A computed fold for a 302-nucleotide RNA from a marine sediment metagenome, annotated as Archaeal signal recognition particle RNA. Of the family's consensus pairs, 94% are formed in the model. Model confidence (mean pLDDT): 77 of 100.

[in-house]
RNA sequence: GACUAGGUCGGGGAGCUAGGCGUUCCCUGUUGCUGGAAAUCGUCUUUACGCCAGGACCGAAGCCUGUGGGGCGUUAGUGAAAUCUGCCAAGGGAACAGUUCACGCCUAUGAUGUCCUGUCCCACUUGAUUGGUGGAGUGUGAGGCCUUUUUGGAAGAAAGGGUUAACAUGCCUUAUCUCCCAAACCCCGCCAGGUCCGGAAGGAAGCAGCGGUAGGGAGGACGUGCAAUGCUUGAGGGAUUGCAGGAUGGAGAACGGGGCUGUCACCCUAGUACGAGGAAGCUGGUCACCCACAGGCGCGUC
Numbered sequence: 001g002a003c004u005a006g007g008u009c010g011g012g013g014a015g016c017u018a019g020g021c022g023u024u025c026c027c028u029g030u031u032g033c034u035g036g037a038a039a040u041c042g043u044c045u046u047u048a049c050g051c052c053a054g055g056a057c058c059g060a061a062g063c064c065u066g067u068g069g070g071g072c073g074u075u076a077g078u079g080a081a082a083u084c085u086g087c088c089a090a091g092g093g094a095a096c097a098g099u100u101c102a103c104g105c106c107u108a109u110g111a112u113g114u115c116c117u118g119u120c121c122c123a124c125u126u127g128a129u130u131g132g133u134g135g136a137g138u139g140u141g142a143g144g145c146c147u148u149u150u151u152g153g154a155a156g157a158a159a160g161g162g163u164u165a166a167c168a169u170g171c172c173u174u175a176u177c178u179c180c181c182a183a184a185c186c187c188c189g190c191c192a193g194g195u196c197c198g199g200a201a202g203g204a205a206g207c208a209g210c211g212g213u214a215g216g217g218a219g220g221a222c223g224u225g226c227a228a229u230g231c232u233u234g235a236g237g238g239a240u241u242g243c244a245g246g247a248u249g250g251a252g253a254a255c256g257g258g259g260c261u262g263u264c265a266c267c268c269u270a271g272u273a274c275g276a277g278g279a280a281g282c283u284g285g286u287c288a289c290c291c292a293c294a295g296g297c298g299c300g301u302c
Base pairs, nucleotide, nucleotide: 001302002301003300006058007057008056009055010028011027012026013025014024018045019044020043021042022041033054034053035052036051062297063296064295065294066293067292068291069290070289073286074285075284076283077282078281083276084275088271090269091268092267093266095263096262097261098260099259100258101257103256104255106252113248114247115246116245117244118243119242120238121237122236124234127231128229129228130227131226132224133223134222137171138170139169140168141167143164144163145162146161147160148159149158150157151156176220177219178218179217180216181215187212188211189210190209195204196203197202
């Protein structure tokens, strides 16, 4: 270390029984099994201290017997002011109530009290801050797009109509400014270089690039009975124990301590009717559980 023999998983009293256990009732033990049946009972035989079926733990552990001591309970006898309750009554209290004091503390640097206001609640109003949200329309001209007519050797040229956000300029509207980006369906304008038509002159399309439009983003101003907030203005209504401020008023207020008086309740003491009862106490028996001592069986296998 692993096994097994064995042991523990409660004990006692009453009741029942010929007697022993158990289910029943009661007492008790700081780990103290589970399921089943059992008072017209279940199961055993002085080797009796349960039966049936399972489980956990300990493990050579432990179990058993006797004596003595302590001891919660239980039982028998005895027992009538020794125990419990307690009508009624008494005493006391640091308990309770009243009253009083030239005491303590506070108070004319103003007590008890009264009034008003604020603090609290409700709806409204005013501002601040923050956030959300919004960007209209029209006329003229130029240019672009579509289309009609006339004309030229080509590229093209001229005139008319419709339409349009871009360029310019007015009017109106509460409706703007700055910066950045910017056409996925080939937005508008100006177009270097190069390309095309042409004898040339002169024209055409148009890449890069630059500038703009629709559109997007950021920020500012402006508008907006859109929203929020530990905020603010103003005047109301409500509530009111407390707290703060102001006014009024004019001498005591509350608590503590001492004294006196009293006592419903509460606490303590100690009498007592009735009752508790066959109770306390005493004696005897028995006893969970605890302690000490002595003995019996066992103390094995690998």